[in-house]
RNA sequence: CAAAUUUGCUUCUAGGGUUCCGAUUCAGCUUGAAUGUCUGGUCCGAGAGAAGCCGCUGUUCUACCCAGAGCAGCUACACGGAGGGAGAAAAGCCCGGGAGAG
Numbered sequence: 001c002a003a004a005u006u007u008g009c010u011u012c013u014a015g016g017g018u019u020c021c022g023a024u025u026c027a028g029c030u031u032g033a034a035u036g037u038c039u040g041g042u043c044c045g046a047g048a049g050a051a052g053c054c055g056c057u058g059u060u061c062u063a064c065c066c067a068g069a070g071c072a073g074c075u076a077c078a079c080g081g082a083g084g085g086a087g088a089a090a091a092g093c094c095c096g097g098g099a100g101a102g
Base pairs, nucleotide, nucleotide: 008053009052010051011050012049015044016043020041021040022038023035024034025033026032027031055074056073057072058071059070060069061068062067077097079100083095084094085093
């Protein structure tokens, strides 16, 4: 200098808006409309949040064909725009461990 691999998945939370439900208001009151500067339920949701699973290493047991189970350990670090995009809409989602900074 170049190339490849790895930072995965699930659940939850911070957060987010308003498709549906609910709430409130108005009305022509069967129902319709408006409001998210309506606490909420459904919904979206973190690389730099949490937990678990997966994974790797060591060891013990079972098996002797592969492999499975238990226990222990590892799973580091991480300042970060603007702008654009998706879906009903928005966001700490995606572009993005980006640009940039140190």
Guanidine-I riboswitch aptamer from Leptolyngbya sp. NIES-3755, 102 nucleotides, folded computationally. Rfam family: Guanidine-I riboswitch aptamer. Rfam links the family to the GO term regulation of gene expression. Rfam's curators write: This family represents a conserved RNA structure found upstream of the ykkC and yxkD genes in Bacillus subtilis and related genes in other bacteria. The organism belongs to Leptolyngbya, within Bacteria. The coordinates come from a structure-prediction model, not an experiment, and the mean pLDDT is 77.